A computed fold for a 75-nucleotide RNA from Desulfobacterales bacterium CG23_combo_of_CG06-09_8_20_14_all_51_8, annotated as c-di-GMP-I-GGC riboswitch aptamer. Taxonomically the source falls in Desulfobacterales (Bacteria, Pseudomonadati, Thermodesulfobacteriota, Desulfobacteria). It was read from a public genome assembly, where an Rfam model found it. The prediction has a mean pLDDT of 88.

[in-house]
RNA sequence: GAAGCUAAAGCCAAAUCCGCUGCGAGGCGGAGACGGAAAGCCACGGGUCUCAAGAAGACAGCCGGGUUGCCUGAC
Numbered sequence: 001g002a003a004g005c006u007a008a009a010g011c012c013a014a015a016u017c018c019g020c021u022g023c024g025a026g027g028c029g030g031a032g033a034c035g036g037a038a039a040g041c042c043a044c045g046g047g048u049c050u051c052a053a054g055a056a057g058a059c060a061g062c063c064g065g066g067u068u069g070c071c072u073g074a075c
Stems, first nucleotide, its partner, number of pairs: 001075001003072002011036002016031006034061001040067003044064003047059004
């Protein structure tokens, strides 16, 4: 550099339930683990979704892209 086979240290946390919040999609916190090697961050392209329909919003755990980063060494 490329990659994620093996291992380890840690990390995140789907569904569901509870609380708060938002018109809503959703968000935040707690419980909880289906999973994840960027399931860290960014709405840039595509996509999906919402509304009170506008110079409006949501989703980064849908795909691509950008950016930062832990571990490992099967190449």